A computed fold for an 87-nucleotide RNA from Micromonospora coxensis, annotated as Bacterial small signal recognition particle RNA. The organism belongs to Micromonospora, within Bacteria. It matches the Rfam family "Bacterial small signal recognition particle RNA". The literature on the family includes a 2003 paper in Nucleic Acids Res by Rosenblad et al., "SRPDB: Signal Recognition Particle Database". Rfam classes the family as a non-coding RNA gene.
[in-house]
RNA sequence: UACCUCCCGUGCGGCGGUACCUCGUGAACCUCCCCAGGGCCGGAAGGCAGCAAGGAUAAGCGAGCUCUGCCGGGUGCACGGGAGGCC
Numbered sequence: 001u002a003c004c005u006c007c008c009g010u011g012c013g014g015c016g017g018u019a020c021c022u023c024g025u026g027a028a029c030c031u032c033c034c035c036a037g038g039g040c041c042g043g044a045a046g047g048c049a050g051c052a053a054g055g056a057u058a059a060g061c062g063a064g065c066u067c068u069g070c071c072g073g074g075u076g077c078a079c080g081g082g083a084g085g086c087c
Stems, first nucleotide, its partner, number of pairs: 003085011015072005021064005031056003039048003
């Protein structure tokens, strides 16, 4: 000086797992929106509360890893550091 092996770290990637990620489901009484009919107030205009239907969502439940986060490795590459070996 070059090479080989091992260890550590960093970055990017790959694989696997997982969720505070994604999708679905999800409030009969109990959340929100909108409230036909009907009800109430009113002389009327109009107003009020509001069931069902419809819509949204929470916890929960189910599925998934495409995205995002986290975790892991007998994982690939690059770079840096350390130890050893050989010439």